[in-house]
Context: one part of a larger RNA
């Protein structure tokens, strides 16, 4: 790991509720008796039919044969009445009980499987490891040299001193055995569930160690670490209570059919969880209206852009005004003057969620009228099961935050529960909501290969491989296309070429110096086609070159503004790289044109369900027949009908002329699943009606074999 087998909503008991079937004001039990036929009130106690109206189905009548009309009216509704109770209110005009079988709830293990734990519960350990008793055992080798002694010297003793001798100590060095474990945070799924390599402490002693024995779980033991007490220890192991609990985690076995959520609100020691609403379902009732959606009138609003009249902010400038404030200035001083802030006013330029002088788009509400759903039965109502209480994406609107694939909120949609065809892939973006089986035609998106369709037309644009289906600023571009204003221009323009740029005059001033060009002031005349008291370069000043300005020449458009396409530069990310790719000058991009391609969509045939008429018959059903343009995607769920395995019980069948089971091949059924042949196998097996269930496997680090 694989394959077999085996594994998970069960049974009492009580309640509902809902189904079939008895019996029925009673029903059941052997019985006491319990259900119900009466409520109301805390209680004492008191103590209900039969009325009137609308009016569904359903019947009947009338005609004018219709979408009429009108009568009765079971149920149903609303009134009256009644019982009770201070009141609010309840309640009353009769239907119930037993058995079954299902659903759901509660108590029990209560779908299975899984805790860490807890108990004054019953026993088992000191072969580990603590400490203590008892008997035994060990310890190379060196050092260093205390007490006493002894000699000698000093000395009145006592005692002091040298030198010997001596051999004490939890002395020292030590890989001696032998205990031990400091660093390397070494090696190590390992020789080892504590070892190993090298350092490293202790090593005559509070030393190490053999046998033996003794201390038990709230108990030892402890030179104390909550440390050992058998790999177990802030209270051992085993059994036992005990299927202990788990709001957590993992698993839960066969088909189809009809509908189909919900990730909010309140509550709660509540936030991995419940409880009630909400939203699904199924059944019952009920009997006519539900509902959004366009337009149309009518009313309502105060947002968006926008605008300053208000409330504030807030640029620049004008006038005026200032008793109070700052600076300054005359004046002895009073006081004057000047600015500056401040006020108020224009004219200008700008802003507001909490500004609005005005004011959309659109939202509400009412009416009409239209539309969609509803007698094939809406909308309320009742009653039975749910499930969900972790959301998320994207579009409008808003609110925090620098921001996020953020966080909160709201309106819709989508995913979640939704496949299909486009977006290279790609839950939530485009299209489009898939009952089956076939043809055909669109849609989004595409048509040069890859890859189904135009190497389609028609007229721009771009030069950047810019682009080719996410997306990039400000600030720049004699890149280049369009538009558009103005202004010169055949009296000849722009731009090139030739040739003039002169006199008074060095203009005055200033200055060594100042002549057109250091600075200051003025900036005139004359000759002129023009030529400035000089536009830039020079020089010490001159001087020179130039320019304006003007003529010739040339001969058609030239200057300068403003706007809009494309395109450039701005322009940076981590292993080599991305228009899907090839590649492309259009197969890039604007604008227009016709063609095709291309989805489970739409349409055509045919068919099945599913939901309803309507008819037949041998009637909880089947069966023809018909409706559906306005049924048929689905997780959680609810709710119907069926496959199958087994056993019982009646009935009926098949089998040594070959059951079951395997195995192979056909055929049936929408499917669980069935049938039938042929092989094998060798003895039991099926069908129909009903009962009962230890009934269906692929998943549980699932259980057990086997390989």
């Nucleotide at each position: 790991g694989g394959c077999a087998g085996g594994g998970a909503g069960u049974g009492u008991a009580u309640g509902u509720a809902u189904g079939u079937g008895g019996u029925g004001a009673g029903g059941c039990g052997u019985a006491a008796g319990c259900c119900g036929a009466a409520g109301g009130g805390a209680a004492a106690c008191c103590a209900a039919a039969a009325c009137u109206c609308c009016g569904c189905a359903a019947c009947c009548c009338c005609c004018u044969u219709g979408u009429g009309g009108g009568g009765u009216g079971a149920g149903g509704g609303a009134g009256g009445u009644g019982g009770u109770g201070u009141c609010a209110g309840c309640c009353a005009u009769a239907a119930a009980u037993c058995a079954c079988g299902u659903g759901c709830a509660u108590a029990c293990u209560a779908c299975c499987u899984g805790a860490a734990g807890c108990c004054a519960a019953a026993g088992c350990g000191a072969u580990c490891u603590a400490a203590c008793c008892c008997u035994g055992g060990g310890c190379a080798a060196g050092g260093c040299g205390a007490a006493g002694u002894c000699c000698g010297c000093u000395g009145a003793c006592a005692a002091g001193u040298g030198g010997a001798u001596g051999g004490a100590g939890g002395c020292c060095u030590g890989u001696u055995a032998c205990c031990g474990a400091u660093g390397c945070u070494g090696a190590g799924c390992u020789c080892a569930a504590c070892u190993c390599g090298u350092u490293c402490g202790g090593g005559u002693g509070a030393c190490c160690u053999g046998g033996g024995g003794a201390u038990a779980g709230a108990g030892g033991u402890g030179a104390a670490a909550u440390g050992c007490u058998a790999a177990u220890c802030g209270c051992g192991c085993u059994u036992g209570g005990c299927a202990a609990u788990a709001g957590c985690a993992g698993g839960u076995u066969c088909c189809a059919c009809u509908c189909g959520a919900a990730a909010u609100g309140g509550c709660c020691c509540g936030c991995a969880g419940g409880c009630c609403a909400g939203u699904c379902u199924a059944g019952c009732u009920g009997g006519a209206g539900a509902c959004c959606g366009a337009c149309u009138g009518u009313g309502g609003g105060g947002u968006a852009a926008a605008g300053c009249a208000c409330u504030g902010a807030u640029u620049g400038g004008g006038u005026g005004g200032c008793c109070c404030g700052g600076a300054g200035a005359a004046g002895a001083g009073a006081u004057u003057c000047u600015u500056c802030a401040c006020c108020a006013u224009c004219c200008u330029g700008u802003c507001a969620a909490a500004c609005u002088c005005a004011g959309a788009a659109c939202c509400c509400g009412c009416a009409g009228c239209c539309g969609u759903c509803a007698g094939a039965g809406a909308a309320g109502g009742c009653u039975g099961g749910a499930a969900c209480c972790g959301g998320g994406g994207c579009g409008g609107g808003g609110g925090g935050g620098u921001a996020a694939g953020c966080c909160c909120c709201u309106c819709g949609u989508c995913c979640g529960a939704g496949a299909g065809g486009g977006a290279a892939a790609c839950a939530g973006c485009c299209c489009u909501g898939a009952u089956u089986a076939u043809g055909g035609u669109u849609a989004a998106g595409g048509c040069c290969c890859c890859u189904a369709a135009a190497u389609a037309c028609c007229g721009g644009c771009u030069g950047a491989g810019u682009g080719u289906a996410a997306a990039u600023a400000a600030a720049g571009g004699c890149g280049u296309c369009c538009c558009u204003g103005u202004u010169c221009u055949a009296a000849g323009a722009c731009a090139g070429c030739g040739a003039g740029a002169a006199g008074g005059u060095u203009a005055g001033c200033u200055u060594a110096g100042a002549a057109g060009c250091a600075g200051c002031u003025a900036u005139c005349c004359u000759c002129u086609a023009a030529g400035g008291a000089g536009u830039g370069c020079g020089u010490a000043a001159c001087a020179g070159c130039u320019c304006a300005c003007u003529c010739g020449u040339u001969g058609a458009g030239g200057g300068c503004g403003g706007g809009g396409g494309c395109c450039c530069u701005g322009a940076a990310a981590a292993u080599g790289g991305a228009c899907g790719g090839g590649a492309c000058u259009a197969a890039g991009u604007c604008g227009g044109u016709u063609g095709c391609c291309g989805a489970u969509a739409c349409c055509g045939u045919a068919a099945u369900g599913u939901a309803g008429a309507a008819g037949u018959c041998a009637a909880a059903g089947a069966c023809u027949u018909u409706u559906a343009a306005u049924c048929a995607c689905g997780u959680a769920g609810a709710g119907u009908g069926g496959u199958g395995u087994u056993u019982c019980a009646c009935a009926g069948a098949a089998g040594u002329a070959g059951a079951a089971g395997c195995u192979u091949c056909u055929c049936c059924g929408u499917g669980a699943g069935g049938a039938g042949g042929g092989g094998u196998g060798g003895a039991u097996u099926c069908u129909g009606u009903g009962g009962g269930a230890a009934u269906a496997a692929g998943a549980a680090u699932c259980c057990u074999g086997c390989c």